[in-house]
RNAcentral holds the sequence, with entries from Rfam. A computed fold for an 84-nucleotide RNA from Kangiella geojedonensis, annotated as transfer RNA. NCBI's taxonomy places the organism under Bacteria, Pseudomonadota, Gammaproteobacteria, Kangiellaceae, Kangiella. It matches the Rfam family "tRNA". The family's RNA type in Rfam is transfer RNA. The coordinates come from a structure-prediction model, not an experiment, and the mean pLDDT is 80.

RNA sequence: GCCGGAGUGAUGGAAUUGGUAGACAUGACGGAUUCAAAAUCCGUUGCUCUUGCGAGCGUGGCGGUUCAAGUCCGCCCUCCGGUA
Numbered sequence: 001g002c003c004g005g006a007g008u009g010a011u012g013g014a015a016u017u018g019g020u021a022g023a024c025a026u027g028a029c030g031g032a033u034u035c036a037a038a039a040u041c042c043g044u045u046g047c048u049c050u051u052g053c054g055a056g057c058g059u060g061g062c063g064g065u066u067c068a069a070g071u072c073c074g075c076c077c078u079c080c081g082g083u084a
Stems, first nucleotide, its partner, number of pairs: 001083007010026003019067001027045006046057004060076005
């Protein structure tokens, strides 16, 4: 150089044929239980704005297609594998 694969919350990892993004688990925080703790159980947990109700944004980056994109198309970045 060429070919192929991958990139999603703090972490692992889902998301059917393009149709509610983050299921499930770990971690974190709060609570219950306990003399106290461990274990167990319950709740919350992307970001910004808002007193709140809510609203907007968010899948490596920038564009495109579409009523609708994590998913399809183009270019680029990073990582992994193959090849001369």